Background: Predicted 3D model of a 76-nucleotide RNA (transfer RNA) from a Thermomicrobiales bacterium. The coordinates come from a structure-prediction model, not an experiment, and the mean pLDDT is 81. NCBI's taxonomy places the organism under Bacteria, Pseudomonadati, Thermomicrobiota, Thermomicrobia, Thermomicrobiales.

RNA sequence: GUGCCUUUAGCUCAAUCGGCAGAGCGCCGGUCUGUGGAACCGGAGGUCACGGGUUCGAGCCCCGUUAGGCACCCCA
Numbered sequence: 001g002u003g004c005c006u007u008u009a010g011c012u013c014a015a016u017c018g019g020c021a022g023a024g025c026g027c028c029g030g031u032c033u034g035u036g037g038a039a040c041c042g043g044a045g046g047u048c049a050c051g052g053g054u055u056c057g058a059g060c061c062c063c064g065u066u067a068g069g070c071a072c073c074c075c076a
Stems, first nucleotide, its partner, number of pairs: 001072006010025004019056001027043005049065005
């Protein structure tokens, strides 16, 4: 350089055919406990990597870019 895959909450990952963005862990609060942990209950937390396009409507489709991964090619 070329092709393919991935990019969504702090972390790891979901989201059916394009139709209200979610879970576990973590964090915060509460119950319980002599204290803490565990357990249980509740809550906060999102520019769906970035910029455009298509559409009544995009996390999902199309184009470009960033970052990561895999394969191949060239040079040494």